[in-house]
The RNA shown here (transfer RNA) has 73 nucleotides and comes from a Thermoplasmatota archaeon.

RNA sequence: GCCGACGUAGCUUAGGUGGUGGAGCGGUUGAUUCGUAAUCAACAGGUCGGGGGUUCAAAUCCCUCCGUCGGCU
Numbered sequence: 001g002c003c004g005a006c007g008u009a010g011c012u013u014a015g016g017u018g019g020u021g022g023a024g025c026g027g028u029u030g031a032u033u034c035g036u037a038a039u040c041a042a043c044a045g046g047u048c049g050g051g052g053g054u055u056c057a058a059a060u061c062c063c064u065c066c067g068u069c070g071g072c073u
Base pairs, nucleotide, nucleotide: 001072002071003070004069005068006067007066010025011024012023013022019056027043028042029041030040031039049065050064051063052062053061
């Protein structure tokens, strides 16, 4: 230099063919306990890597840039 895959919550990740973004772990609060752990319940936490475009509507489609990984030279 060229090609490909990936980027979603603090971490690991789901999200048919566009239609109000979920889960597990973790966090907070409460219940339970003499107390802790465990268990149960509730809650909080996401400009979906940045920008632009298409569309009534984009995590999803298109372009570009950035980052990570892999391959080729």

Taxonomically the source falls in Thermoplasmatota (Archaea, Methanobacteriati). Rfam family: tRNA. It is annotated as a transfer RNA.